This is a predicted structure of a 73-nucleotide RNA (transfer RNA) from Verrucomicrobia bacterium UBA1183. It matches the Rfam family "tRNA". It is annotated as a transfer RNA. The coordinates come from a structure-prediction model, not an experiment, and the mean pLDDT is 81.

RNA sequence: AGGGGAGUGGCGCAAUUGGUAGCGCAGCGGUCUCCAAAACCGUCGGUUGGGGGUUCGAGUCCCUCCUCCCCUG
Numbered sequence: 001a002g003g004g005g006a007g008u009g010g011c012g013c014a015a016u017u018g019g020u021a022g023c024g025c026a027g028c029g030g031u032c033u034c035c036a037a038a039a040c041c042g043u044c045g046g047u048u049g050g051g052g053g054u055u056c057g058a059g060u061c062c063c064u065c066c067u068c069c070c071c072u073g
Stems, first nucleotide, its partner, number of pairs: 001072007010025004019056001027043005049065005
């Protein structure tokens, strides 16, 4: 330099053909317990890496930039 893949709550990951952004863990509150753990119930938390475009509608499609990984030279 060229090609490919990935980026989504604190962490690990989903999201079908573009149509309400979800799950688990963690956190917080509660039940239980002498106390705690475990279990159970409830709850909080997201500018979907940044910017722009297409569309009635974008995590998803297009352009550009940033970061990480792999391959070729």